[in-house]
Context: one part of a larger RNA
RNA sequence: CUGGGCGUAAAGCGUAUGUAGGUGGUUUUGUAAGUCAGAUGUAAAAGAUUGCGGCUCAACCGUAAUAUGCAUUUGAAACUACAAGGCUAGAGAGAUUCAGAGGAGAGCGGAACUUACGGUGUAGCGGUGAAAUGCGUAGAUAUCGUAAGGAACACCAGUGGCGAAGGCGGCUCUCUGGGGAUUUUCUGACACUGAAAUACAAAAGCUAGGGGAGCAAACGGGAUUAGAUACCCCGGUAGUCCUAGCCCUAAACGAUGGUCAUUAGGUGUGUGAGGUAUCGACCCCUUACGUGCCGCAGCUAACGCGUUAAAUGACCCGCCUGGGAAGUACAGCCGCAAGGUUAAAACUC
Numbered sequence: 001c002u003g004g005g006c007g008u009a010a011a012g013c014g015u016a017u018g019u020a021g022g023u024g025g026u027u028u029u030g031u032a033a034g035u036c037a038g039a040u041g042u043a044a045a046a047g048a049u050u051g052c053g054g055c056u057c058a059a060c061c062g063u064a065a066u067a068u069g070c071a072u073u074u075g076a077a078a079c080u081a082c083a084a085g086g087c088u089a090g091a092g093a094g095a096u097u098c099a100g101a102g103g104a105g106a107g108c109g110g111a112a113c114u115u116a117c118g119g120u121g122u123a124g125c126g127g128u129g130a131a132a133u134g135c136g137u138a139g140a141u142a143u144c145g146u147a148a149g150g151a152a153c154a155c156c157a158g159u160g161g162c163g164a165a166g167g168c169g170g171c172u173c174u175c176u177g178g179g180g181a182u183u184u185u186c187u188g189a190c191a192c193u194g195a196a197a198u199a200c201a202a203a204a205g206c207u208a209g210g211g212g213a214g215c216a217a218a219c220g221g222g223a224u225u226a227g228a229u230a231c232c233c234c235g236g237u238a239g240u241c242c243u244a245g246c247c248c249u250a251a252a253c254g255a256u257g258g259u260c261a262u263u264a265g266g267u268g269u270g271u272g273a274g275g276u277a278u279c280g281a282c283c284c285c286u287u288a289c290g291u292g293c294c295g296c297a298g299c300u301a302a303c304g305c306g307u308u309a310a311a312u313g314a315c316c317c318g319c320c321u322g323g324g325a326a327g328u329a330c331a332g333c334c335g336c337a338a339g340g341u342u343a344a345a346a347c348u349c
């Protein structure tokens, strides 16, 4: 290299946009680079291979074939390519319409909690397996009223919805992205994938400035215990929140890359469209897109997957190649740092 693979055995980049590249619907005409056919030249000899022949056989020798290539040339035009011109089934746009925790900003709300102040009130409260530390006669806990503050939004809530992923949930307003359905009005292949690159990317962490109710790494104390640097309890600082900027990693998971086509069904659910029907909501039928469960064929080592494929095919990208050493060392790049990324070998089994 060929070949074999990537749900769980090693292996799908966290996700998207997209450059180069690779691949690409239908039709007409042309060209002839690829492709195919013929001819000519060349591909030294020996050797090798195969056929035949000669030494009684063989080694050995002779002879013929083969030499898939390359060059030139004459043709073919189905396929690929290229050029020109069409088409509308892919893709996109328009019109009508629909659903949604999609994103950003601003404002508002109630419950709960903590604190402060005031009223009532008195000896306990709290906590646990049991306790103790802790709080409380300087009046706690409980209860009522008032005020302040920060954070999160009960019920609705749903294998419900939206988003590329991360993720998104009180209400209102402003700005804004994407998607579905119907129509068949327009463009006319404008497509798919995508090395590099760029953007986004939970939590934790970092820098600066705010904020700080609750919770809570670290830390202190009380228990438990042989010990207890833990589990349990009482406290409690970073942090959690906001603004601006970094970091760039996760079991970033469906452990399943993207796109297209084909291949039995059954049953839920979300959002549309059409029909039927009714006083009306429903119901019923058909259909599109999404989201679940079961299951035929097929696939799979099995588990299982099964029109949302892990089935059957096509195109493109990424990745794997025994375990450990190791996702480490060194070096490069990035970062304020923490560290990230790219990524070995000796040795060993």
Base pairs, nucleotide, nucleotide: 004320005319006318007303008302012317014200015199016198017197021193022192023191025087026086027085028084029083030082031081033080034079035076036075037074038073039072040071041070042069049065050064051063052062053061054060090190091187092186093185094183095182096181097180098179102176103175104174105173106172107171108170109153113149114148115147116146117145118144119143120142124135125134161168162167205246206245207244208243209242210241214240215239219235220234221233222232257316258315259314260313261312262311265294266293267292268291269290270289271288272287273286274285275284298305299304322349323348324347331342332341333340334339
Predicted 3D model of a 349-nucleotide part of an RNA (small-subunit ribosomal RNA, central domain) from a metagenome. RNAcentral holds the full RNA, with entries from SILVA. The coordinates come from a structure-prediction model, not an experiment, and the mean pLDDT is 87.